[in-house]
Molecule: transfer RNA
Organism: Armatimonadota bacterium
RNA sequence: UGCGGAGUGGUGUAGCGGCAACACGUCUGACUCUGGAUCAGAAGACCCUAGGUUCGAAUCCUAGCUCCGCAGCCA
Numbered sequence: 001u002g003c004g005g006a007g008u009g010g011u012g013u014a015g016c017g018g019c020a021a022c023a024c025g026u027c028u029g030a031c032u033c034u035g036g037a038u039c040a041g042a043a044g045a046c047c048c049u050a051g052g053u054u055c056g057a058a059u060c061c062u063a064g065c066u067c068c069g070c071a072g073c074c075a
Stems, first nucleotide, its partner, number of pairs: 001071007010024004018055001026042005048064005
């Protein structure tokens, strides 16, 4: 320098044009002498950034940033 992949609640992931979902975690309650386990409920992400397309974008396009992999160049 080129090519490819990834970036979504606290963590790990799903969602591939039309309500952002699941697990763990957190909080509250039930149960218990207490805790754990179990059960019920709740909160929490405007989706890496900036533009564009579209009636509508996490999703498509462009540029950029960060991370990973491969290839190449110089020494």